This is a predicted structure of a 102-nucleotide RNA (Glycine riboswitch aptamer) from Vreelandella boliviensis LC1. Its mean pLDDT, the model's own confidence on a scale to 100, is 79. Taxonomically the source falls in Vreelandella boliviensis (Bacteria, Pseudomonadota, Halomonadaceae, Vreelandella). Its Rfam family is "Glycine riboswitch aptamer". Its family is annotated with glycine biosynthetic process in the Gene Ontology.
[in-house]
RNA sequence: AAUGUGAUAGCGGGAGAGCUUGGCGCAUCAACAGUCGAUGUCGCCAGCGCCGAAGGAGCAACAGCCCCGGAAACUCUCAGGCAACCGGACCGCUAUCAUCAU
Numbered sequence: 001a002a003u004g005u006g007a008u009a010g011c012g013g014g015a016g017a018g019c020u021u022g023g024c025g026c027a028u029c030a031a032c033a034g035u036c037g038a039u040g041u042c043g044c045c046a047g048c049g050c051c052g053a054a055g056g057a058g059c060a061a062c063a064g065c066c067c068c069g070g071a072a073a074c075u076c077u078c079a080g081g082c083a084a085c086c087g088g089a090c091c092g093c094u095a096u097c098a099u100c101a102u
Base pairs, nucleotide, nucleotide: 002102003101004100005098006097007096008095009094010093011092012091013090018048020047021046022045023044024043025042026040027039028038029037049082050081051080055078056076057075058074062069
């Protein structure tokens, strides 16, 4: 000095599953001044159905007693999510820092 590795930041790509039902509210429209009706990429609560790629949890092999350790894109769905937006594991590029290796 270069490459690899790890972390951080920026840019780009990035799946799945109800724009479901009810109640209350909000907004708009209509009717009108009596009450009630319709709409909604809106908010809250509840219900049923579903997804898994934030996070979280579980475990195989590991030479065979037990315990402990022990991975995931597998499994579970607590959380999160189910039109768009946002988010999103992971991937690519760039930069900075760090450590170890070559």